[in-house]
RNA sequence: GAAGCUGGCCAGGCAGCCGCUGCGCGCUUCGCGGCGCGGAGAGGAAAGUCCGGGCUCCACAGGGUAGGGUGACGGUUAACGGCCGUCCGCCGUGAGGCGAGGAAUAGGGCCACAGAGACGAGUCCCGGCGUGCAAGCGUCGGGGGUGAAACGCGGCAACCUCCACCCGGAGCAACACCAAAUAGGCAAGCGACGACGCGACCCGCCGAGCUUGCGGGUAGGUGGCUUGAGCCCUGGCGCAAGCCGGGGCCUAGAGGAAUGGCUGUCGGGAGGCCGCAAGGCUUCUUACAGAACCCGGCUUACCGGCCAGCUUCACUU
Numbered sequence: 001g002a003a004g005c006u007g008g009c010c011a012g013g014c015a016g017c018c019g020c021u022g023c024g025c026g027c028u029u030c031g032c033g034g035c036g037c038g039g040a041g042a043g044g045a046a047a048g049u050c051c052g053g054g055c056u057c058c059a060c061a062g063g064g065u066a067g068g069g070u071g072a073c074g075g076u077u078a079a080c081g082g083c084c085g086u087c088c089g090c091c092g093u094g095a096g097g098c099g100a101g102g103a104a105u106a107g108g109g110c111c112a113c114a115g116a117g118a119c120g121a122g123u124c125c126c127g128g129c130g131u132g133c134a135a136g137c138g139u140c141g142g143g144g145g146u147g148a149a150a151c152g153c154g155g156c157a158a159c160c161u162c163c164a165c166c167c168g169g170a171g172c173a174a175c176a177c178c179a180a181a182u183a184g185g186c187a188a189g190c191g192a193c194g195a196c197g198c199g200a201c202c203c204g205c206c207g208a209g210c211u212u213g214c215g216g217g218u219a220g221g222u223g224g225c226u227u228g229a230g231c232c233c234u235g236g237c238g239c240a241a242g243c244c245g246g247g248g249c250c251u252a253g254a255g256g257a258a259u260g261g262c263u264g265u266c267g268g269g270a271g272g273c274c275g276c277a278a279g280g281c282u283u284c285u286u287a288c289a290g291a292a293c294c295c296g297g298c299u300u301a302c303c304g305g306c307c308a309g310c311u312u313c314a315c316u317u
Stems, first nucleotide, its partner, number of pairs: 001313010012266007020041002023038006043288001047299002050297005055171004067167005072086005087101001088099004102162002107160002109156003119152001124143008175223004185214006193207002196204002230249008267286008
């Protein structure tokens, strides 16, 4: 210098103008609301919803069956199919990468093409032995060829299966609370209403009507809701994942759903022109994407850039 490997980080900055959603304060308003000021306002993946947990409701004696998942060994964790370490196998010159990596002597199934034959049937060539007049048949041994594998208790379990272990269901549209209008329900009362009881009165009972009360539930509203396996700095232990401490911080919580737009300028990248060069001018571009209960992972998408460690090759000293 070139080509790579692994891990980590950033995801344009500033200013002006116009806007959006909560919160606090002040003014105003009977109230609804309005105005002003201050402060806050998306991500590394907020995504896919694939795996695991928290939380909530429902179900549940115990055991088994069905169904689903996982699978070297050890560790880590709230848990995991995640992560870490080691072994083994494969790939790579290497740094490194990938691996569902238990059991094929419980059983079933499958083994493309080629090949006589793929575990069943059988026999391509040669030889020995037996039998037979012979062809052949039986048996034993050897060989050629095909193929990933050729008779060896073959290979495949990411085919069923067996073994071991794990798993109840639904999900914040969970769930809890407050609670209109209308309709319907229950209870009590009223009366000069009607039917029935021999029924005109009293009384009883039923029905309609009226009044009052109660309860369920819908619309609507509130909570759940963001202080949490939290973030930053740091000490110790551990190879590591991680664990145990110390200090500091509060950082969207809206809800049909805000977090935006324009201009200028400075950056990053790509192209063109000028220049010996340093550089200058100019054009284009600056991703993927958008919280909706929360968290740990995995996977996928992504203009570009930065840092650290390491590898291989070439050259120079």
Bacterial RNase P class A from a Betaproteobacteria bacterium, 317 nucleotides, folded computationally. Rfam family: Bacterial RNase P class A. Gene Ontology terms of the family: tRNA processing, dimeric ribonuclease P complex and ribonuclease P activity. The coordinates come from a structure-prediction model, not an experiment, and the mean pLDDT is 79. NCBI's taxonomy places the organism under Bacteria, Pseudomonadati, Pseudomonadota, Betaproteobacteria.